């Protein structure tokens, strides 16, 4: 110095002027019959994110539903934790990738069944198999050469699963002994699969011994174990104009026919429950700090903060100086997570180059 891993910080900043949403107090005064209450110059204090995005989980909260169990459905699947809970987080264990820092994990069961493995290949689970071959120790024909003993070549019988060839994968690899020629048939060494012992809370390790080993595929269908109720702040509740329906009544005086019932209007009450306003709404499975206990994810104890609540939707403008620079982007009940998008700074570790 290059190239990578894994983490943690900030999101322009300071000063002035002015305009905007909330929440407290609020003079003089003004409403209001009176209290209380309302409005009310000003003062004060406070107002988007690290992902506020996606809408992928998981609760909290409101409402329906429910004795309890069973069927469909969905979800997660190694080992110990944590957590309110999750499919998430921590730690670790085997597999896989990387030179290595690490990073992934689709990690339960193929001896309960059923399905699948295209093409090419002889053949993809029967394999008492054989397309290209190998071999004559055994048996037999023919044939050539030779004085004879014998050699050589074919073919059939017969033996092989090494050779080569397809494939992702062909009945464990690799090196050897052995054979007529070959095989784990025999050896070594190594992978698997049982067994015994041993270290570990366990998932698993290690090490010795054996036969010698008839595949894969379950994020195929299935099979086991565990766990899951339904919707959702456009939840849910108070109020209640208007109009709609019911009961009373209709006055000194109401219209309709002189009267009576009735209709129309009009009062007072009840019912629903639309416009509208109001709650829900932000004090939290909350935030910082110190201690403890833990590898750690977190837990507990203590001590201090209050830090958005809009509802056609609020945080802006203008100056001036700092600064290499300011990217991805705007709350809408609320909270823990994941996955994306992104500007700059810093710490650690790892590889490789150069030089002391």
């Nucleotide at each position: 110095g290059a190239a990578g891993u894994a983490a943690u910080u900030c999101a322009g900043g300071u000063g002035a002027u002015u305009g905007c949403g909330g929440g407290a107090g609020a003079a003089a005064g003004a409403g209001a019959a009176a209290a209380u209450c309302u409005c009310g110059a000003c003062u004060c204090c406070u107002g988007a994110g690290g992902a506020a995005a996606g809408u992928c989980c998981g609760g909290g909260c409101u409402c329906c539903a429910c004795a309890g169990g069973g069927c469909a459905g969905g979800u997660c699947g190694c080992c110990g934790g944590a957590u309110a809970a999750c499919g998430u987080c921590c730690g670790g264990u085997g597999c896989a990738g990387g030179u290595a820092a690490c990073u992934g994990u689709g990690a339960g069961g193929a001896u309960a069944g059923u399905g699948c493995c295209a093409c090419a290949g002889a053949a993809a689970u029967g394999a008492u198999g054989a397309c290209u071959g190998c071999c004559u120790a055994u048996g037999u024909a023919a044939a050539a050469u030779g004085c004879a003993g014998a050699u050589u070549u074919u073919g059939c019988a017969g033996g092989c699963g090494a050779u080569g060839g397809u494939g992702c994968a062909a009945c464990g690899g690799u090196g050897g002994u052995g054979u007529a020629a070959g095989a784990g048939a025999c050896c070594a060494c190594c992978a698997g699969c049982a067994g015994u012992a041993u270290c570990g809370a366990g998932a698993g390790g290690u090490a010795c011994u054996g036969g010698c080993u008839a595949g894969g595929u379950a994020a195929a269908c299935c099979c086991c174990g565990a766990c899951c109720g339904g919707c959702g702040c456009a939840a849910g509740g108070c109020u209640a104009a208007a109009u709609u329906g019911g009961a009373a009544g209709u006055u000194a005086a109401g219209g309709u026919u002189g009267c009576c019932c009735g209709c129309c209007g009009u009062u007072u009450c009840c019912a629903g429950g639309u416009a509208u306003g109001c709650c829900g709404c932000u004090u939290g499975a909350g935030g910082u700090g110190u201690g403890u206990g833990g590898a750690a994810a977190c837990a507990c104890a203590u001590a201090u903060c209050c830090c958005a609540g809009a509802u056609a939707g609020a945080u802006g403008a203008u100056c001036a100086c700092c600064u290499a620079a300011a990217a991805c982007a705007g709350a809408a009940c609320c909270c823990g997570g994941c996955u994306u998008a992104u500007g700059a700074a810093u710490u650690a570790c790892u590889u490789c180059c150069a030089u002391a």